[in-house]
Context: one part of a larger RNA
RNA sequence: CUGGGCGUAAAGGGAGUGUAGGUGGUUCUUUAAGUUAACUGUGAAAGCCCGCGGCUCAACCGUGGAAGUGCAGUUAAUACUGGGGAGCUGGAGUGCAGAAGAGGUAAUGGGAAUUCCUAGUGUAGCGGUAGAAUGCGUAGAGAUUAGGAGGAACACCAGAGGCGAAGGCGCAUUACUGGUCUGUAACUGACACUGAGGCUCGAAAGCGUGGGGAUCAAACAGGAUUAGAUACCCUGGUAGUCCACGCCCUAAACGAUGAAUACUAGAUAUGGGAGGUAUCGACUCCUUCCGUAUCCAAGCUAACGCGAUAAGUAUUCCGCCUGGGGAGUACGGCCGCAAGGUUGAAACUC
Numbered sequence: 001c002u003g004g005g006c007g008u009a010a011a012g013g014g015a016g017u018g019u020a021g022g023u024g025g026u027u028c029u030u031u032a033a034g035u036u037a038a039c040u041g042u043g044a045a046a047g048c049c050c051g052c053g054g055c056u057c058a059a060c061c062g063u064g065g066a067a068g069u070g071c072a073g074u075u076a077a078u079a080c081u082g083g084g085g086a087g088c089u090g091g092a093g094u095g096c097a098g099a100a101g102a103g104g105u106a107a108u109g110g111g112a113a114u115u116c117c118u119a120g121u122g123u124a125g126c127g128g129u130a131g132a133a134u135g136c137g138u139a140g141a142g143a144u145u146a147g148g149a150g151g152a153a154c155a156c157c158a159g160a161g162g163c164g165a166a167g168g169c170g171c172a173u174u175a176c177u178g179g180u181c182u183g184u185a186a187c188u189g190a191c192a193c194u195g196a197g198g199c200u201c202g203a204a205a206g207c208g209u210g211g212g213g214a215u216c217a218a219a220c221a222g223g224a225u226u227a228g229a230u231a232c233c234c235u236g237g238u239a240g241u242c243c244a245c246g247c248c249c250u251a252a253a254c255g256a257u258g259a260a261u262a263c264u265a266g267a268u269a270u271g272g273g274a275g276g277u278a279u280c281g282a283c284u285c286c287u288u289c290c291g292u293a294u295c296c297a298a299g300c301u302a303a304c305g306c307g308a309u310a311a312g313u314a315u316u317c318c319g320c321c322u323g324g325g326g327a328g329u330a331c332g333g334c335c336g337c338a339a340g341g342u343u344g345a346a347a348c349u350c
Stems, first nucleotide, its partner, number of pairs: 003322004007304002012318001014201004021194003025088007033081002035077008049065006091191001092188003095184005103177007110154001115149007125136002162169002206247006216240001220236004258317006266295011299306002323350003332343004
């Protein structure tokens, strides 16, 4: 390479958008590029294979045939694929009528709590631990009452509940704004799927500039523990944690499971719709669509398990894997202010 694979053995890109490319519903018609058939030409000789023959046989040699899976041309066929033309509505999109939501951005407002400050009451402890000590306190702490300042996070509701492509999103109100679902079937008429590159987003930590700084808290200091204790525990505490703008671009970025479409028993729970039965009405019950979960038939799997949200049955496209270590290292390229990221070997060794 051909293959075989990717939940846990090596292997799904962190996520989206989309270019090239690949793939693509249904009917009629046309073409004949792919495809199929026949014929012609070519496919050197030698060799290989088969027949016959010559050296006493054989090796070797001669002669005839076959083969040469290919290429080109001509003619024909038209089921499928492709190209041209004309349609269709089931895919896709639009419209109309409704619905739910911590989806996003910005502004404004709120209460509880922690800390600090001021004042009052009040007196000897407080704090902390397994036990202590460092620490705070008679210069009046802790406790309690009143007032004030400031920052961050939003108890209950809250749910295996919802929304988002992922990261993620949770006090309230307002403004702007994205997506989704249901019903209808008015419109377009395959406009679709995937997607190498590209572009955009991307937790936390970290970086730059300027703010902010209540809490918590790397580093650091002290107290303990211990043989030691550069830790676990305690008292403090700076970056940081917060905001604005600009970078960084990585995670067990996980469902360790790429996206899309179709098909294949059931049962239960729950979120959002629609329709129907019953009823004065509601609860309830039935059907159906979309989502989130649990248990299982068939099937799959090495097993565990998965099981209509598939890891089942199929198709299309992309990414990735190919023994362990060396190594996600070195070198080079690209990116970055840096930290570093990305691409990514080999020798050697088992």

This is a predicted structure of a 350-nucleotide part of an RNA (small-subunit ribosomal RNA, central domain) from an uncultured bacterium. The RNAcentral record of the full RNA draws on Greengenes. Rfam family: Bacterial small subunit ribosomal RNA.